Predicted 3D model of a 94-nucleotide RNA (Glycine riboswitch aptamer) from an Actinomycetes bacterium.
RNA sequence: AUGACCCCGGCGGAAGAGUCCCUCGUCGCCAGCGAGGGCGCCGAAGGAGCAAUUCUCCCCAGAAACUCUCAGGCCCCCGGACCGCUUGGGUAGG
Numbered sequence: 001a002u003g004a005c006c007c008c009g010g011c012g013g014a015a016g017a018g019u020c021c022c023u024c025g026u027c028g029c030c031a032g033c034g035a036g037g038g039c040g041c042c043g044a045a046g047g048a049g050c051a052a053u054u055c056u057c058c059c060c061a062g063a064a065a066c067u068c069u070c071a072g073g074c075c076c077c078c079g080g081a082c083c084g085c086u087u088g089g090g091u092a093g094g
Base pairs, nucleotide, nucleotide: 005090006089007088009086010085011084012083013082018039020038021037022036023035024034025033026032040074041073042072046070047068048067049066053061
């Protein structure tokens, strides 16, 4: 110096599930929007759980896009795991 990788940031893509019912507020009224409650649903923020493995046995450790839905979400926006590109930083072997 390059590069296998890791981290923050930037850009782009990115699914699922009721804009159902009731009350209140906003509004001259309706609609829409916001808040609360009820039931139903979704999993890809976050969180939690576990197999093989390991081990004489026990305990501990032990992954996820799997499972659970605490949280979050179910018009749009926002968010969004993950993927691609990229500034910067870190780093073992060679």
The coordinates come from a structure-prediction model, not an experiment, and the mean pLDDT is 75. Rfam family: Glycine riboswitch aptamer. Rfam describes the family as follows. This family represents the bacterial glycine riboswitch.